[in-house]
RNA sequence: GCCGCCUUAGCUCAGCUGGUAGAGCACUCGCCUUGUAAGCGAAAGGUCGUCGGUUCGAACCCGACAGGCGGCU
Numbered sequence: 001g002c003c004g005c006c007u008u009a010g011c012u013c014a015g016c017u018g019g020u021a022g023a024g025c026a027c028u029c030g031c032c033u034u035g036u037a038a039g040c041g042a043a044a045g046g047u048c049g050u051c052g053g054u055u056c057g058a059a060c061c062c063g064a065c066a067g068g069c070g071g072c073u
Stems, first nucleotide, its partner, number of pairs: 001072007010025004019056001028042004049065005
C1' cells in the first nucleotide's frame, strides 16, 4: 500500500425483506431471611463508532473517515 470482517446498555451479544431498540449478567430498589448469599419482583441504563447521502421513514441500504482483528505484498 491492497483486500476482508467487526463497532448496538457497564460487560457478553441478539435485532426478520427498512416501519416506535431488546435479552442475559452486573448495578439500584423492594419481597423473602435472625442476617448474608441464593431465589422472586420492579425500576433505571442507548445521539445504535463519527460525518454525509438515499428514502415518507435508516441500527439496517450507499460513500468517506476513525478504531479493532485477520490476510496479501
Notes
The RNA shown here (transfer RNA) has 73 nucleotides and comes from Sediminihabitans luteus. The coordinates come from a structure-prediction model, not an experiment, and the mean pLDDT is 81. The sequence was found in a public genome assembly. Rfam family: tRNA. Its family is annotated with triplet codon-amino acid adaptor activity in the Gene Ontology. The source organism's lineage runs through Bacteria, Actinomycetota, Micrococcales, Cellulomonadaceae and Sediminihabitans.